A computed fold for an 89-nucleotide RNA from Amycolatopsis antarctica, annotated as SAM riboswitch aptamer (S box leader). The prediction has a mean pLDDT of 80.
RNA sequence: AGGCCAUCCUGAGCGGCCGAGAGACCUGGCUCGACGACGCCGCAGCAACCACCCUUCGGGGCAGGUGCUACCGCCAGGACCGAUGGAGG
Numbered sequence: 001a002g003g004c005c006a007u008c009c010u011g012a013g014c015g016g017c018c019g020a021g022a023g024a025c026c027u028g029g030c031u032c033g034a035c036g037a038c039g040c041c042g043c044a045g046c047a048a049c050c051a052c053c054c055u056u057c058g059g060g061g062c063a064g065g066u067g068c069u070a071c072c073g074c075c076a077g078g079a080c081c082g083a084u085g086g087a088g089g
Base pairs, nucleotide, nucleotide: 004086005085006084007083008082013043014042015041016040017039021032022031023030025078026077027076028075029074044069045068046067048066049065050064052060053059054058073081
């Protein structure tokens, strides 16, 4: 890498840089975006999994590892769907 398991309608934004598309892909909608989106960096925050604690069930606090911080994975349909975490190898 491939395969397996769990989750995907809770929650949580400011600053700097960049400069035109972005919300994963296809079709159709809807929305965000030169009042600067998306992305990157910094800081802040959130709390899902692991780790930690309480003897188990179940729960807890914290933020150590990863993750996340417009809209239900934006919506509907589609597909060898995708994302994140964990175990295993």
Lineage of the source: Bacteria > Bacillati > Pseudonocardiales > Pseudonocardiaceae > Amycolatopsis.